[in-house]
Context: one part of a larger RNA
RNA sequence: CUGGGCGUAAAGGGCGCGUAGGCGGCUUGUUAAGUCGGUUGUGAAAGCCCGGGGCUCAACCCCGGAGAGUCGGCCGAUACUGGCAGGCUAGAGUACAGAAGAGGUAGCUGGAAUUCCUGGUGUAGCGGUGAAAUGCGUAGAUAUCAGGAGGAACACCUGCGGUGUAGACAGCUUUCUGGACCAUCACUGACGCUGAGACACGAAAGCGUGGGUAGCAAACAGGAUUAGAUACCCUGGUAGUCCACGCCCUAAACGAUGCAUACUUGGUGUGAGCGAUUCAUUUCGUUCGUGCCGGAGCUAACGCGUUAAGUAUGCCGCCUGGGGAGUACGGUCGCAAGGCUGAAACUC
Numbered sequence: 001c002u003g004g005g006c007g008u009a010a011a012g013g014g015c016g017c018g019u020a021g022g023c024g025g026c027u028u029g030u031u032a033a034g035u036c037g038g039u040u041g042u043g044a045a046a047g048c049c050c051g052g053g054g055c056u057c058a059a060c061c062c063c064g065g066a067g068a069g070u071c072g073g074c075c076g077a078u079a080c081u082g083g084c085a086g087g088c089u090a091g092a093g094u095a096c097a098g099a100a101g102a103g104g105u106a107g108c109u110g111g112a113a114u115u116c117c118u119g120g121u122g123u124a125g126c127g128g129u130g131a132a133a134u135g136c137g138u139a140g141a142u143a144u145c146a147g148g149a150g151g152a153a154c155a156c157c158u159g160c161g162g163u164g165u166a167g168a169c170a171g172c173u174u175u176c177u178g179g180a181c182c183a184u185c186a187c188u189g190a191c192g193c194u195g196a197g198a199c200a201c202g203a204a205a206g207c208g209u210g211g212g213u214a215g216c217a218a219a220c221a222g223g224a225u226u227a228g229a230u231a232c233c234c235u236g237g238u239a240g241u242c243c244a245c246g247c248c249c250u251a252a253a254c255g256a257u258g259c260a261u262a263c264u265u266g267g268u269g270u271g272a273g274c275g276a277u278u279c280a281u282u283u284c285g286u287u288c289g290u291g292c293c294g295g296a297g298c299u300a301a302c303g304c305g306u307u308a309a310g311u312a313u314g315c316c317g318c319c320u321g322g323g324g325a326g327u328a329c330g331g332u333c334g335c336a337a338g339g340c341u342g343a344a345a346c347u348c
Base pairs, nucleotide, nucleotide: 003320004319005318006317007302008301012316014201016199021194022193023192025088026087027086028085029084030083031082033081034080035077036076037075038074039073040072041071042069049065050064051063052062053061054060091191092188093187094186095184098181103177104176106174107173109171110154115149116148117147118146119145120144121143125136126135162169163168206247207246208245209244210243211242215241216240220236221235222234223233258315259314260313261312262311263310266293267292268291269290270289271288272287273286274285275284276283297304298303321348322347323346330341331340332339333338
């Protein structure tokens, strides 16, 4: 010396499922692989280290010792780890009884609004802005009434409310379907945790083929503004936004906080159950979720604080000064756009 870290300084993989691997509850017996003890063999010499000696000293040389190994054999120990055999129920799962939800899929359907079309009333303006103009309108607009067409999105309810692994999910209703929760403590009996690769999912934009297109709107055109105005503002407007199928695989994919388990003062809201209690839809207890405030502790501080960033354990991912650079090259994936992997010179 045998590292320190990852909320904001560099650093948690976008998210899941799960292979190998790593790690793994209580208990009995057995084994003796790991582990521990003894003994023996071997580990050439020189060198290194220690002691002593020889060249006048030293370098150098000589003698002796020590040291050096995941080493081999034999004998023994059995607490712990492992193997094998058996048992258990506190982990995990199943069953029965409940109950909530924008969880997912496919179909049907509703009203408001915008736009357009037809007809009626009606006449000179409308629209837009800081002010204007482009634009629309006497071929009758805007406004208003009635009818029709079509697409997209679902006001109020709506809530630091709910659901989902994440992305995400909202009118109503039907179909098929996933998961969590609570209660009983009946059943199985460690069946568990994590997870390199692999596989699946993954907002928006974008791509391919076919459809659809009301509103909005990159590009584009015009009007303004301005010294200029390839902008901000205005009038238009095409991809796109929507649907089906197939790709793409990125994000401030954020809680900028990986997953699992256990432990550690409290207060106060709220969602879903259960139990007890009350005249009560009242109050109390309890489990799961979701918020706020704060204690110890932690933190560079900010802050976190039983939903930890506290105290610990297991496993995975990642970081190692700034720029060069998420670039080049190579590989691989993709129709492409590009994604993933990912340097160096040089420079401060």